[in-house]
Notes: This is a predicted complex of two RNAs, RNase P RNA and transfer RNA, with 431 nucleotides together. The coordinates come from a structure-prediction model, not an experiment, and the mean pLDDT is 77. It holds a member of the Rfam family "Bacterial RNase P class A". Rfam links the family to the GO terms ribonuclease P activity, dimeric ribonuclease P complex and tRNA processing.
RNA sequence: AGAGGGCGAGGUGACCGCCGGAGACCCCAAAGGUCUCGGGAGGAAAGUCCGAGCUUCAUAGGGCAGGGUGCUGGCUAACGGCCAGUCGAGGUGACUCGAAGGAAAGUGCAACAGAAAGCAGACCGCCGAUGGAGAAUCCUCGGAUCCUCACAGGCAAGGGUGCAACGGUGCGGUAAGAGCGCACCAGCGUCCGGGGUAACCCGGGCGGCUAGGUAAACCCCACUCGGAGCAAGGUCAAGCGUGGGACGGCCGGCCCGGCCAAUGUCCCCAGGUGGACCGCUCAGAUGGAUGGCCACCCGUCCGGUCGGCAACGGCCCGGAUGACAGAAUCCCGCCUACAGACCGACUCACCGU
RNA sequence: GGGGGAGUAGUUCAAUCCGGCAGAACACUGCGCUCUGAACGCACGAGGUUGAUCGUUCGAAUCGAUCCUCCCCUUCCA
Numbered sequence: 001a002g003a004g005g006g007c008g009a010g011g012u013g014a015c016c017g018c019c020g021g022a023g024a025c026c027c028c029a030a031a032g033g034u035c036u037c038g039g040g041a042g043g044a045a046a047g048u049c050c051g052a053g054c055u056u057c058a059u060a061g062g063g064c065a066g067g068g069u070g071c072u073g074g075c076u077a078a079c080g081g082c083c084a085g086u087c088g089a090g091g092u093g094a095c096u097c098g099a100a101g102g103a104a105a106g107u108g109c110a111a112c113a114g115a116a117a118g119c120a121g122a123c124c125g126c127c128g129a130u131g132g133a134g135a136a137u138c139c140u141c142g143g144a145u146c147c148u149c150a151c152a153g154g155c156a157a158g159g160g161u162g163c164a165a166c167g168g169u170g171c172g173g174u175a176a177g178a179g180c181g182c183a184c185c186a187g188c189g190u191c192c193g194g195g196g197u198a199a200c201c202c203g204g205g206c207g208g209c210u211a212g213g214u215a216a217a218c219c220c221c222a223c224u225c226g227g228a229g230c231a232a233g234g235u236c237a238a239g240c241g242u243g244g245g246a247c248g249g250c251c252g253g254c255c256c257g258g259c260c261a262a263u264g265u266c267c268c269c270a271g272g273u274g275g276a277c278c279g280c281u282c283a284g285a286u287g288g289a290u291g292g293c294c295a296c297c298c299g300u301c302c303g304g305u306c307g308g309c310a311a312c313g314g315c316c317c318g319g320a321u322g323a324c325a326g327a328a329u330c331c332c333g334c335c336u337a338c339a340g341a342c343c344g345a346c347u348c349a350c351c352g353u
Numbered sequence: 354g355g356g357g358g359a360g361u362a363g364u365u366c367a368a369u370c371c372g373g374c375a376g377a378a379c380a381c382u383g384c385g386c387u388c389u390g391a392a393c394g395c396a397c398g399a400g401g402u403u404g405a406u407c408g409u410u411c412g413a414a415u416c417g418a419u420c421c422u423c424c425c426c427u428u429c430c431a
Stems, first nucleotide, its partner, number of pairs: 001347002005343002010297004015292002018040002021037006042324001047334001049333001051331001054229004066225005071085005086100001087098004101220002106218002108214002123159002125155003130152002132149003136145003167185006186210001188207008233278004242270004246265002248260004298322007305314003354427007363379004373411001381398001382396004404420005
């Protein structure tokens, strides 16, 4: 200088408050009040991304559609999480990162540039062996040799375009070239042997010389998924609210009588609004408590002072400041935010021995 | 607390599904018309980090991940 893991998240004490709990007392009891005791935010409480518990609705069985996950093995209640490994990428290294099935199933896409962009193609270029045209030389007039043209045609080495141009290097070969042939290398497929639970790795043989990219495009394959969410949902239950049923009701022991009344009586039932309680917790509110202040210590910063040539340092003095951030049904995880300090292993560079 | 949706020019919206030069209207600027202004006409006139960052890809407004901002619904007497 760096890389990774763990711990912790300023500490102690006093006072005044807030939330809820237990006990005692006041009080017939309830409500309320007083006193005492002990408790009261986090590693992320945050985002609400994933999984699970729980509740409710739906649901014969099977399939389609749709969503999610995606190397291998294990852990787990489960997971898209964790641990270990494999492969790939980055780094000198400690180590880090990876949405890491399939592109020789199918369909699609690749603007611009470029000759050509997917069983590829020829602009410049190279050649022009073969066929053609023209000139020269020789000649036994049949032809032979040689040169030129770049017309037919051949090539893909080189140039140029592009993210990407159909293996790389060398030798042979050729008219020029080319896996056209050969050697080595890289890659793919396949077979055999060995190691590993597996992903995969190591070694050898054979093959044709080569199959491009993209699935965070459709899709294929494997596994998996019912929806909504604690404002879920449940219990009790006012109403000069609702629906249904019953019938006049009140005064009265009974009768007579009186009063009120069909927009009635308020006798019964139903659902369940306001409300209360449960769900809801050894933090446990339900418009939501967890705060304020003081003293000392600790860390950081600033100023002064002292020491020192200076960088800087001090058992001195004063001031400021204390990372990110505040539970709401609960739990396992993930992601995001985060000052400074401590602990023990590790890597690289320099110096000393 | 829980659930859903949207961020593109000064404003209102396209393009996003299925990736290939970010466009339209109004507003703004200049010129014309007019005595002047408005309206109208003309202009290959201006104006954009497509909320931010990272990734996939040759290429991202568009596909994926993580954050930020804003809006709506939800306390079932209807």